[in-house]
Context: one part of a larger RNA
RNA sequence: GUCAACGACUUAUCCUGUGUAGCGAGGUUAAGCCGCGAGGUGGAGCCGGAGCGAAAGCGAGUCUUAACAGGGCGCAUUAGUUACAUGGGGUAGACCCGAAGCCGGGUGAUCUAUCCAUGUCCAGGGUGAAGGUCGAGUAACAUCGACUGGAGGCCCGAACCAUUGUAGGUUGAAAACUGCUUGGAUGAGGUGUGGAUAGGAGUGAAAGGCUAAUCAAACUCGGUGAUAGCUGGUUUUCUCCGAAAUAUAUUUAGGUAUAGCCUCGUGAGGUCACUAACGGAGGUAGAGCACUGUUUGGGCUAGGGGUCCCACCCGGACUACCAACCCCAUGCAAACUCCGAAUGCCGUUAAGUUGUAUCACGGGAGUCAGACUGUGGGAGAUAAGUUCCAUGGUCGAGAGGGAAAGAGCCCAGACCGCCAACUAAGGUCCCUAAAUCUGUGCUAAGUGGGAAAGGAGGUGAAACUGCUAAGACAACCAGGAGGUUGGCUUAGAAGCAGCAACCCUUUAAAGAAAGCGUAACAGCUCACUGGUCUAGUGGAUUUGCGCCGAAAAUGUAACGGGGCUUAAGCACAGUACCGAAGUUGCGGGUAUCAGAAACCGGAACACAGAGGACAGAAGCCAGACAGAUGAUCAAAUCAUUUGAAGAUCUUGAGGUAUUUCAAAGAUCAU
Numbered sequence: 001g002u003c004a005a006c007g008a009c010u011u012a013u014c015c016u017g018u019g020u021a022g023c024g025a026g027g028u029u030a031a032g033c034c035g036c037g038a039g040g041u042g043g044a045g046c047c048g049g050a051g052c053g054a055a056a057g058c059g060a061g062u063c064u065u066a067a068c069a070g071g072g073c074g075c076a077u078u079a080g081u082u083a084c085a086u087g088g089g090g091u092a093g094a095c096c097c098g099a100a101g102c103c104g105g106g107u108g109a110u111c112u113a114u115c116c117a118u119g120u121c122c123a124g125g126g127u128g129a130a131g132g133u134c135g136a137g138u139a140a141c142a143u144c145g146a147c148u149g150g151a152g153g154c155c156c157g158a159a160c161c162a163u164u165g166u167a168g169g170u171u172g173a174a175a176a177c178u179g180c181u182u183g184g185a186u187g188a189g190g191u192g193u194g195g196a197u198a199g200g201a202g203u204g205a206a207a208g209g210c211u212a213a214u215c216a217a218a219c220u221c222g223g224u225g226a227u228a229g230c231u232g233g234u235u236u237u238c239u240c241c242g243a244a245a246u247a248u249a250u251u252u253a254g255g256u257a258u259a260g261c262c263u264c265g266u267g268a269g270g271u272c273a274c275u276a277a278c279g280g281a282g283g284u285a286g287a288g289c290a291c292u293g294u295u296u297g298g299g300c301u302a303g304g305g306g307u308c309c310c311a312c313c314c315g316g317a318c319u320a321c322c323a324a325c326c327c328c329a330u331g332c333a334a335a336c337u338c339c340g341a342a343u344g345c346c347g348u349u350a351a352g353u354u355g356u357a358u359c360a361c362g363g364g365a366g367u368c369a370g371a372c373u374g375u376g377g378g379a380g381a382u383a384a385g386u387u388c389c390a391u392g393g394u395c396g397a398g399a400g401g402g403a404a405a406g407a408g409c410c411c412a413g414a415c416c417g418c419c420a421a422c423u424a425a426g427g428u429c430c431c432u433a434a435a436u437c438u439g440u441g442c443u444a445a446g447u448g449g450g451a452a453a454g455g456a457g458g459u460g461a462a463a464c465u466g467c468u469a470a471g472a473c474a475a476c477c478a479g480g481a482g483g484u485u486g487g488c489u490u491a492g493a494a495g496c497a498g499c500a501a502c503c504c505u506u507u508a509a510a511g512a513a514a515g516c517g518u519a520a521c522a523g524c525u526c527a528c529u530g531g532u533c534u535a536g537u538g539g540a541u542u543u544g545c546g547c548c549g550a551a552a553a554u555g556u557a558a559c560g561g562g563g564c565u566u567a568a569g570c571a572c573a574g575u576a577c578c579g580a581a582g583u584u585g586c587g588g589g590u591a592u593c594a595g596a597a598a599c600c601g602g603a604a605c606a607c608a609g610a611g612g613a614c615a616g617a618a619g620c621c622a623g624a625c626a627g628a629u630g631a632u633c634a635a636a637u638c639a640u641u642u643g644a645a646g647a648u649c650u651u652g653a654g655g656u657a658u659u660u661c662a663a664a665g666a667u668c669a670u
Base pairs, nucleotide, nucleotide: 011092012091013090014089015088016087017086018085019084020083021082022081023080026047027046028045032041033040034039051058052057061073062072063071064070095233096232098230102223103222104221105220106219107218113197114196115195116194117193118192119191120190121189122187124156125155126154127152131148132147133146134145135144136143160184161183162182165180166179167178168177199215201211202210203209246259247258248257249256250255260367261366262364263363264362265361266360267359268358271357272355273353274352275350276349277348278347279346280345286339287337288336292333293332294331296329297328298327299326303322304321305319306318307317308316309315370395371394372393373392374391375390376389377388378387379386400411401410402409415588416587417586418585420584421583422582426578427577428576429562430561431560435575437574438573439572440571441570442569448564454548455547458545459544460543461542462541464539465538466537467536473665475532476531477530478529479528481505482504483503487499488498511526514525515524516523
């Protein structure tokens, strides 16, 4: 692990509902007694039939009160009781198992702690205290030397005791060990035997250690089925209905009570919901600045500051300073409002729809940890798969289809069967069921198929505007001058260090100079103008789709994959098809109890809704006819203009293949 057996809502009593039965204004016995028993007997008692008051008490009334008033509870409006079964509650262990613990009586010191009595054990080696003897030495001591001596919680080291480090062992060889290593080893030493001390007590060189593998209170039996708002478990099937994770209170927060929401029964009843019209209350969104605050610029002007005059005071002038009130213009506000919706809420009326969804009383619950998502908000960082409210949805308790895969997203609510049909979301190139569907555009980035500020002659669309045949834009050729090296400044300052000024003339045009350059000049460009060329060329705005910005850790890896470019991408339209347990078709089922025309099917009629068909005025569209002096067109003629065909000369034109290549008149990039 598997199999089998055992294993959890009971019993007694009281109360309160429901069902069934008996009797019924009544119902019924308990103990006891008799009887083998079945049963009989037993009316004490209990419940009902009257209430009110704290009570005395009174009584269809009574209590309160001074009251005959008013008010409260009653009557009027009457069904109970006994037994059995069953739901729930109380008291008992009360569905079962489970503590750590508390108290009482006993049993333990053969383990271990300390103590008492009496025994026993400690190889060998080292060191060499006191004392002593002899010698030296002293006046005598002292002192010194040699020898002797053999002290010590002395040294080294076995037995013995201990266990420092390390390795192993860790379901061990062992419920504390083994190997190596280590400490003590004549001492506060080790050890044998006998004895003493115990449970809030002993013993403790003290670690809360030890007291029989048990110690912050041993073990054992009893109180005992202690208590457990906690965890776990709680056994057949089928049918119907079907929640909650909220409010209030709580030594309350993972518990409970009452309400809310569910269910069962009885009763009431046009009660409820939805839609419409009408009538209401309100201060949100928005907006606004009239109040309360806050805020920017300007005007006007008190007050203050500064400067000057005066300074003893009074006073005066100015002000690129600050600035109230007021005026003009401009913003902001959850705790601002002169204003002010949509919804929602309350009510009235009317019809309809669907359900009994509504309300009252009574029996029984469960729920009080919610989750994500849309919307309105608070907290947070307008962070979080965050947290707290409000209001919907789904999950929870919901299967099926879609989103590659996914509790909470989208579609949709599964009684059962079918190799039938139509659709939803979502899809229709292949994986993979169904369009390589139709039309018109866009995108070149594999954008699609991840991202911002910001950046850019990417490309499409719209509308505006400047210049342009009196020649634009780009390019090329040429000019770009004189007064003048303007004045000041400066060593110098000549268009070009800097300051102020920025005129005049010649001109087709040319700045007292836009840039480079020189020490200063010089020199090279530009603006501006003419020519060549020839038809478009600049600017700003709105918008569609793209580009850059863009770095991560095992492997492409930011479309599910393959793969996709006039798409199999994006946008706008359209027509088909696929697609679910949705809807439809066909067949079947629907517990238990009671009842018998209930139910099922069909027809007619009425009403409502949906789909389809037809008719239809104005208007609109198409066609025909009429119509002028207008408009346009054609032909002829005339005039003007353009310059064709052809000839000659020149040498290409076109096709196919390959390579390269967009455009912006030079050049360059791809």
Molecule: large-subunit ribosomal RNA, domain II
Organism: bacterium BMS3Bbin14